[in-house]
Context: one part of a larger RNA
């Protein structure tokens, strides 16, 4: 650009892709068979493996803007306290959030037409013959069934819903517009970018701020104990990024552009 008016939604599925796996026990039964040895078909039910697909309640792993401890070293003039460099110095934990070693969850059931095959009926050929007419039963496989995509499916579908006789012009057309949509901002379990999703003051989008969880492990400062390291009290204290809610504090200001004219 098209789909024969301009939106917004919700659908159908031609058609494409993905799944398809398999063991172990158990019961039917120590039955049927078998002289024993041994041991079944059918059917039902139980638990695994390897694989996919989802997720973080649990068990963990990461967790470089979190918490502590601690080596050397340089700074803040110096004690005490911090800060930085040294692989995040190093080491001990650790929330979100990402993820297996966690955890649920899939293969199935069922139809339909068949392969080999096993038949019915039945001629040519008086009998036989599954086949030559005709009509059965039959596989992890075939097509559906089950999962995703899917109307450029140009063969362009289908529902509903919204918005519609505006101005110029003789027409073609052009402008401003109506539902809507976009630029721009503010973002996000969404993300290279685009795309998508929330919002944009009539607001809880994102920062911040308050609680709260959560982690970490007992701050600092200041009494006390001990000559001192050092311990202990004040005190589940002090920090603390993502987690919950709440709060317009700050920023989403102010605008600006597309977009039917009777199909």
């Nucleotide at each position: 650009c098209g789909a024969a008016g301009g939106a917004g939604a919700u659908c159908u599925g031609a058609g494409a892709g993905g799944a398809g796996c398999u063991g172990u026990c158990c019961c039917c039964a120590g039955u049927a068979c078998g002289a024993g040895a041994g041991g079944a078909c059918c059917g039902g039910g139980a638990u695994g493996g390897a694989c996919g697909g989802a997720c973080c309640a649990c068990u963990g792993g990461u967790g470089c803007a979190u918490c502590u401890g601690u080596u050397g070293g340089c700074a803040c003039g110096c004690c005490a306290g911090u800060g930085c460099c040294a692989u995040g110095g190093c080491a001990g934990g650790g929330u979100a959030g990402c993820c297996a070693a966690g955890u649920c969850c899939g293969g199935a059931c069922g139809g339909g037409a068949u392969a080999a095959a096993c038949g019915c009926u039945g001629a040519a050929g008086g009998c036989a013959u599954c086949u030559a007419a005709g009509c059965g039963u039959g596989a992890a496989g075939c097509c559906c069934c089950c999962c995703u995509c899917a109307a450029g499916a140009u063969g362009a579908g289908a529902u509903g819903u919204c918005c519609c006789a505006u101005u110029c012009g003789a027409a073609a057309g052009a402008a401003g517009u109506a539902a809507g949509a976009c630029c721009c901002c503010u973002u996000g379990g969404a993300g290279a970018g685009u795309a998508c999703g929330a919002g944009g003051u009539a607001g809880a989008u994102a920062g911040g701020g308050c609680a709260g969880g959560a982690g970490u492990g007992g701050a600092a400062g200041u009494g006390c104990a001990g000559c001192a390291a050092u311990g202990g009290a004040u005190g589940g204290a002090g920090c603390u990024g993502a987690c919950u809610g709440c709060u317009a504090c700050u920023a989403a200001u102010c605008g600006g552009u597309c977009g039917a004219g009777g199909g």
Large-subunit ribosomal RNA, domain VI from Eubacterium sp. 14-2, 263 nucleotides, folded computationally. The organism belongs to Eubacterium, within Bacteria. Rfam family: Bacterial large subunit ribosomal RNA. The coordinates come from a structure-prediction model, not an experiment, and the mean pLDDT is 90.